[in-house]
Context: one part of a larger RNA
RNA sequence: CGUAGGAAGAUUGACGGGGGCUGCCUUUAGUACGAGAGGACCGAGGUGGACCCACCGCUGGUGAACCGGUUGUCACGCCAGUGGCAUGGCCGGGUAGCUAUGUGGGGAAUAGAUAAGCGCUGAAAGCAUCUAAGUGCGAAACUAGCCCGAAGAUGAAUCUUCCACAUAAGGGUCGUUGUAGACUACGACGUUGAUAGGCUGCAAGUGUACGUGUAGAAAUACAUUCAGCUGAGCAGUACUAAUUACCCAACAG
Numbered sequence: 001c002g003u004a005g006g007a008a009g010a011u012u013g014a015c016g017g018g019g020g021c022u023g024c025c026u027u028u029a030g031u032a033c034g035a036g037a038g039g040a041c042c043g044a045g046g047u048g049g050a051c052c053c054a055c056c057g058c059u060g061g062u063g064a065a066c067c068g069g070u071u072g073u074c075a076c077g078c079c080a081g082u083g084g085c086a087u088g089g090c091c092g093g094g095u096a097g098c099u100a101u102g103u104g105g106g107g108a109a110u111a112g113a114u115a116a117g118c119g120c121u122g123a124a125a126g127c128a129u130c131u132a133a134g135u136g137c138g139a140a141a142c143u144a145g146c147c148c149g150a151a152g153a154u155g156a157a158u159c160u161u162c163c164a165c166a167u168a169a170g171g172g173u174c175g176u177u178g179u180a181g182a183c184u185a186c187g188a189c190g191u192u193g194a195u196a197g198g199c200u201g202c203a204a205g206u207g208u209a210c211g212u213g214u215a216g217a218a219a220u221a222c223a224u225u226c227a228g229c230u231g232a233g234c235a236g237u238a239c240u241a242a243u244u245a246c247c248c249a250a251c252a253g
Base pairs, nucleotide, nucleotide: 001152005163006162007161008160009159010158011157015149016148017147018146021049022048023047024046025045026044027043033038051106052105053104054103055102059100060099061098062097066093067092068091069090070089071086072085073084074083075082076081110144111143112142117137118136119135120134170248171247172246173245174190175189176188177187178186195241196240197239198237199236200235201234202233204230205229206228211224212223213222214221215220
């Protein structure tokens, strides 16, 4: 821009794409078969490999804005307590998120029409013949079935609701933002408000803060203290910021 009014929401599915793998074990059954040795079809169940999709409850990884320990040095006048630098100085842990080596799931069943092949009936050709007329079975291939996209499917589809002769329904700008994200787009929210931050509580992490007291000559230990501190998590709460507003937008032939 189109889809001959303008919108919001919900659909259909022409068409296209993905997927389609396979081992072993048990059972049927030591059965059928076979002199024996050996040893099934068909069917039923279980467990794996590789591959694919999703997820983070578990097991782990990461987690330079969380917690702790510790070395050297400098600074905050000194002690104590902190901070800077040294690969985050080094070391031990670790929330959210992201993740695999972790977890869940998938390939199918089934149907249709068939290939090679196997048939039935059956002439041409008194026989025979699956084929000429007719008719049946038959494969991981094909068409459906499962998953995904999909009306620019210009053949432009469908349904419901809203707006109506005036700036309407609706959309946008702008702002707070995240389950989204390079930008854009997409989603949530904008005071009739929990959208983000803050605060409070909880979860979770770290591991028992500072100060003080007690014991000890001291290092240190113990008590206060499962303390203190805490990023992203979950709730609550208008304290802060989402103000006011502006723009676009419908009848042509």
Large-subunit ribosomal RNA, domain VI from Dyadobacter sp. CY326, 253 nucleotides, folded computationally. Its mean pLDDT, the model's own confidence on a scale to 100, is 88. Its Rfam family is "Bacterial large subunit ribosomal RNA". A reference for the family is Yusupov et al. (2001), "Crystal structure of the ribosome at 5.5 A resolution", Science.